[in-house]
Context: one part of a larger RNA
Molecule: small-subunit ribosomal RNA, 3' major domain
Organism: Actinomycetota bacterium
RNA sequence: UGACGGGGACCCGCACAAGCGGUGGAGUAUGUGGCUUAAUUCGAUGCAACGCGAAGAACCUUACCUAGGCUUGACAUGCAUCUCUAAGCGCGUGAAAGCGCGUGACCCUUCGGGGGAUUUGCACAGGUGCUGCAUGGCCGUCGUCAGCUCGUGUCGUGAGAUGUUGGGUUAAGUCCCGCAACGAGCGCAACCCUUGUGAUUAGUUGCCAGCGGGUAGUGCCGGGAACUCUAGUCAGACUGCCCAGAUCAACUGGGAGGAAGGUGGGGACGACGUCAGGUCAGUAUGGCCCUUACGCCUAGGGCUGCACACGUACUACAAUGCCCGGUACAGUUGGAACCGAAGCCGCGAGGUUGAGGAAAUCCACAAAACCGGGCCCAGUUCGGAUUGGAGGCUGCAACCCGCCUCCAUGAAGUCGGAAUCGCUAGUAAUGGCGCAUCAGCUACGGCGCCGUGAAUACGUUCCCGGGUCUUGUACA
Numbered sequence: 001u002g003a004c005g006g007g008g009a010c011c012c013g014c015a016c017a018a019g020c021g022g023u024g025g026a027g028u029a030u031g032u033g034g035c036u037u038a039a040u041u042c043g044a045u046g047c048a049a050c051g052c053g054a055a056g057a058a059c060c061u062u063a064c065c066u067a068g069g070c071u072u073g074a075c076a077u078g079c080a081u082c083u084c085u086a087a088g089c090g091c092g093u094g095a096a097a098g099c100g101c102g103u104g105a106c107c108c109u110u111c112g113g114g115g116g117a118u119u120u121g122c123a124c125a126g127g128u129g130c131u132g133c134a135u136g137g138c139c140g141u142c143g144u145c146a147g148c149u150c151g152u153g154u155c156g157u158g159a160g161a162u163g164u165u166g167g168g169u170u171a172a173g174u175c176c177c178g179c180a181a182c183g184a185g186c187g188c189a190a191c192c193c194u195u196g197u198g199a200u201u202a203g204u205u206g207c208c209a210g211c212g213g214g215u216a217g218u219g220c221c222g223g224g225a226a227c228u229c230u231a232g233u234c235a236g237a238c239u240g241c242c243c244a245g246a247u248c249a250a251c252u253g254g255g256a257g258g259a260a261g262g263u264g265g266g267g268a269c270g271a272c273g274u275c276a277g278g279u280c281a282g283u284a285u286g287g288c289c290c291u292u293a294c295g296c297c298u299a300g301g302g303c304u305g306c307a308c309a310c311g312u313a314c315u316a317c318a319a320u321g322c323c324c325g326g327u328a329c330a331g332u333u334g335g336a337a338c339c340g341a342a343g344c345c346g347c348g349a350g351g352u353u354g355a356g357g358a359a360a361u362c363c364a365c366a367a368a369a370c371c372g373g374g375c376c377c378a379g380u381u382c383g384g385a386u387u388g389g390a391g392g393c394u395g396c397a398a399c400c401c402g403c404c405u406c407c408a409u410g411a412a413g414u415c416g417g418a419a420u421c422g423c424u425a426g427u428a429a430u431g432g433c434g435c436a437u438c439a440g441c442u443a444c445g446g447c448g449c450c451g452u453g454a455a456u457a458c459g460u461u462c463c464c465g466g467g468u469c470u471u472g473u474a475c476a
Base pairs, nucleotide, nucleotide: 001476002475003473004472005471007470008469009468010467011466012465013464015460016459019423020422021421022420023419026315027314028313029312030311031310032309033308034306035305042053043052064301065300066299067298068297069296070295073124077123078122079121080120083117084116088103089102090101091100092099093098106115107114108113126290127289129288130287131286135284137279138278139277140275142273147186148185149184150183151182152181153162154161155160166177167176168175192267193266194265195264197235198234199233200232201231202230203229207224208223211222212221213220238261241255242254243253244252245251317416321375322374323373324372325371326370333364334363335362338357339356343352344351345350382413387408388407389406390405391404392403393402429452430451431450432449433448434447435446
């Protein structure tokens, strides 16, 4: 100087408390451990691994296993060499790959040759083989915590200290005051995006107040530029104003005006560093290793195995509910090998046909809510697992191993032990919708969007994590 303390003081955080909803019990989905296996490819392992890499494992993917094959190789460059082929087509064998046979005789030319390809040979290719404790890059984490340093000066023999401590204040090393310090840098904040208000410009594909026309009905038509909206520009918030407190400083409490008030809400943004944290399997890369194989091709299998254990979710156990009928209101966003209306067929999944749409133009039912009816507290008109049957769709192909529909079947489950998680407002809870990946889909996952919309915070003693000062130490 740090680190540590079941030392002290002060302060913060959904850290506790106050509240709401869960997990832990059930069934299923998914990841992991374990076990099994020819293989169940590899990595991730307290927080910070476990719906994680994987934003799509039937083949492919695929790295694993078994079997059949190839050896300058599936791919790149160069040298030498051989031939004029190669590609394509056909036949045999085969699961395919491959192997064998047949056919096939390129382009330019100054006729020297050149281009291109093949054969053979050599340099080499290739490796998701090892090392993340050799690395780059990127990322996680402490933590959006308020810290981490430097120059000069001063003090100290020196390590170092001071500044950065102190008194206040703040979300903040934020600012003020003081001070042997005076300044500065990286962080904080602001500048960026988005959302909330208004003005202005523009007015189609969006809009329809007023005027006119028309319809069974609809901005449907003429037209309009007000409104909504769209998307550019600008304004607006700065403790600016008032009151009170305060060292009359920073600032704090209250108020006015205002769409918004003291960082308005949200996002992007992550200091010096820590964990030899993670990744050699995204790519790059040193070293090591393999080279008729640890490389490459192919078929089939496996990654989906199942006595069990854990994590994360979904669906429930019901009456604030379930079922049936009626009926209202979104936003994000996507669409050409695509989205697909209306009509017709089917109980339905779906099929048929195909209008319109490269889209503010066309396509894509919002659901919970609300209204009416039924159920009457039961393992039920709750719950839907499981299984049988019949179908649909994608795709060479649904046996291992896809999704969906209908009929039948109707399991566990009556609110969950110890323990444990999230959340402070348009949040939690709850309802649906969209997108990426994608032929299809094991999505109940992920990322977004809108609808409905709470409760509670006395307080900081305690638990956890963190910051500042101080103290002890046989630790570095």